[in-house]
Context: one part of a larger RNA
RNA sequence: UAGUAGCAGCGUUAGUCGGGUUGAAAUCUCGACGGCCGUAAGGGCAAGGGUUCCUCGGCAAUGUUUAUCAGCCGAGGGUUAGCCGGUCCUAAGUCCUCUCGUAACUCGCGGGGGACAAUGGGAAACAGGUUAAUAUUCCUGUGCCUCCGUCCACUCAAAGCCGACGUCCUGGGGUAUGCCAAGCCGGGCAAUCGCCCGGUCGAAGCGUCCAACGUCGUGGAAGCCGUAAUGGCACGAAGCGACCGAAUGACGUGAUCGGGCAACUUGGCGCAACCCAGGACCCGUGAAAAGGCGAGGACGGUGACCGUACCCAGAACCGACACAGGUGCCCUGGCGGAGAAAGCCAAGGCCUGU
Numbered sequence: 001u002a003g004u005a006g007c008a009g010c011g012u013u014a015g016u017c018g019g020g021u022u023g024a025a026a027u028c029u030c031g032a033c034g035g036c037c038g039u040a041a042g043g044g045c046a047a048g049g050g051u052u053c054c055u056c057g058g059c060a061a062u063g064u065u066u067a068u069c070a071g072c073c074g075a076g077g078g079u080u081a082g083c084c085g086g087u088c089c090u091a092a093g094u095c096c097u098c099u100c101g102u103a104a105c106u107c108g109c110g111g112g113g114g115a116c117a118a119u120g121g122g123a124a125a126c127a128g129g130u131u132a133a134u135a136u137u138c139c140u141g142u143g144c145c146u147c148c149g150u151c152c153a154c155u156c157a158a159a160g161c162c163g164a165c166g167u168c169c170u171g172g173g174g175u176a177u178g179c180c181a182a183g184c185c186g187g188g189c190a191a192u193c194g195c196c197c198g199g200u201c202g203a204a205g206c207g208u209c210c211a212a213c214g215u216c217g218u219g220g221a222a223g224c225c226g227u228a229a230u231g232g233c234a235c236g237a238a239g240c241g242a243c244c245g246a247a248u249g250a251c252g253u254g255a256u257c258g259g260g261c262a263a264c265u266u267g268g269c270g271c272a273a274c275c276c277a278g279g280a281c282c283c284g285u286g287a288a289a290a291g292g293c294g295a296g297g298a299c300g301g302u303g304a305c306c307g308u309a310c311c312c313a314g315a316a317c318c319g320a321c322a323c324a325g326g327u328g329c330c331c332u333g334g335c336g337g338a339g340a341a342a343g344c345c346a347a348g349g350c351c352u353g354u
Stems, first nucleotide, its partner, number of pairs: 015033006034351004042331004048311002052309001053077006062070002082144002084307003088121002093116007100108002125142005145303001147301006160293003166281008178269005183200007201258002205253005214243005223233003259264001282286001317326002333345003
C1' cells in the first nucleotide's frame, strides 16, 4: 500500500414485528406472521451416563457474543409393581473342585461334580383418570396367575404331547393403519348454489363360532377328481354326512362403565401383524434346559427383594469440548411411486446444526 481487499461456499440463507419481565433484552418469554425437518431434526426402548428430571432463588465462572435463560450455581422436591424387566432355565463360553494316565509336565480332541453366563426359553393386566416431576407401579373399574390352607368331586397319573426352531416361494383366513362410497354430528368458507375439514370410539379377560388339514361312515370311479403350483385314487377318487379343528380374527359380554361438545351408523377395496395350508432346496438338515399340558371345582389366605426420575444424542453415551465423527432394536399417516427413493405436506418437533 491500508483500516484497503474481504467477512458466499455443512442443501437449514430464517427470521421479522408487537406485548411481557428486567437496572439492562437481536438472543428469555407470550402472540402474530414467515420458515425448516417430517423412515426425522417425530415417538418408544437397550447399552452407557447418574440427578442431567421438577420447582423456587441466582449470574462470579461454564455457554465461542449477550443472557433476566440454561444440561451452569444454591436450596428443596421427585422414581410406589404378584401380572414391565431382573430374579428361574439353559447356549457358545468362563471359572471352581475332585480325579486318571506319566518319573514328570505348561501333556491328554482324559473322566466326575458344581457354579456362573442371554442375544434365546418363560406362570399372570387391561382401560380410564391423576402429579410441577412416577405410573401396565398410585387411584377407579374390570380381570388373571402362583403357592398355601379348608371343603366338595374323582381314583385316575403316566404314557404321550407341547416348549422346539433352516432358507426361499406360493395359496387361503385376517386385524391395525390406509383408501372409496353413503348417512349422522361438530366446525370453516360461502351466504339462495354449494364446497371443504374433522369426528362417528373403547382393552385385557370370559363365553360362543370356523376355514384348511386330518379321521370315520357312506359311496363305488378302470380316466376321473383337483391345485397358484406340486398332485390324488379299488391299499378306495369324486359326491354326501359326522367328528376333530386357527388367529393379537368374528360375534356376545366386559360396558346402567369409560371416553366424547355432539353424533356415538352402514357397505366396500386392499392388506403389515397374527393364524392355517402347500411346495422347492441341501456333500449345509437348521439348539438346549427349565417349565407346561395331560390332570376338576368352590372359598379363604399369600405374593418378599432389586430396577423404575431423565437423556438415548448436530449439548445428558464413546470421541480431552454443548466436537459436522461413531453408536443396537422397534413404530412411522397423506399425495406420488416398484419403493423405507425424489419432491411436497400431516401428527409432532424445531428456528440453538448458538
Overview:
Predicted 3D model of a 354-nucleotide part of an RNA (large-subunit ribosomal RNA, domain III) from Salinarchaeum sp. IM2453. It matches the Rfam family "Archaeal large subunit ribosomal RNA". For this family Rfam cites "Crystal structure of the ribosome at 5.5 A resolution" (Yusupov et al., Science, 2001). Its mean pLDDT, the model's own confidence on a scale to 100, is 85. Lineage of the source: Archaea > Methanobacteriati > Methanobacteriota > Natronoarchaeaceae > Salinarchaeum. The RNAcentral record of the full RNA draws on ENA and Rfam.